The RNA shown here (transfer RNA) has 73 nucleotides and comes from a Patescibacteria group bacterium. Model confidence (mean pLDDT): 80 of 100. NCBI's taxonomy places the organism under Bacteria, Bacteria candidate phyla. It matches the Rfam family "tRNA". The family's RNA type in Rfam is transfer RNA.
This record gives sequence, C1' cells and structure tokens, in this order.
RNA sequence: GACCCGGUAGCUCAGUUGGUAGAGCAGUGGCCUUUUAAGCCAACGGUCGUGGGUUCAAUCCCCACCCGGGUCA
Repeated sequence: GACCCGGUAGCUCAGUUGGUAGAGCAGUGGCCUUUUAAGCCAACGGUCGUGGGUUCAAUCCCCACCCGGGUCA
C1' cells in the first nucleotide's frame, strides 16, 4: 500500500431484504432471608465509531475518514 472482518448500554453480544433498538452480566431500588449469598420483580442506562449523501424515513443502502484484528505484497 491492496483486500477482508469488526466498531450497537459500563462489559459480552443480538438485531433488521429501511419504519425509529434488545438480551445476558454488572450497577440501582424493592421482595424474600436472622444476615449474606442465591432466587424473584422493577426501573435506569444508547448522538448504533465520525462526517457527508440517497430517502417521507437510515443502526441497516452509498461515499470518505478514524480505530481494532487478519491475509497478501
């Protein structure tokens, strides 16, 4: 330098042939328990890597760039 894969909640990851985002764990509050742990319930938590474009509408499609991993040279 070329190409491929990935970047989504604090962490690990889903998601959709475009209709406005979820799970588990962690943390918080409650129930239970003599207490802790375990278990149960609830709420909270997101500029979907960045900037543009297409579209009535973009996490999803297009372009450029940034970061991580890999293959080749």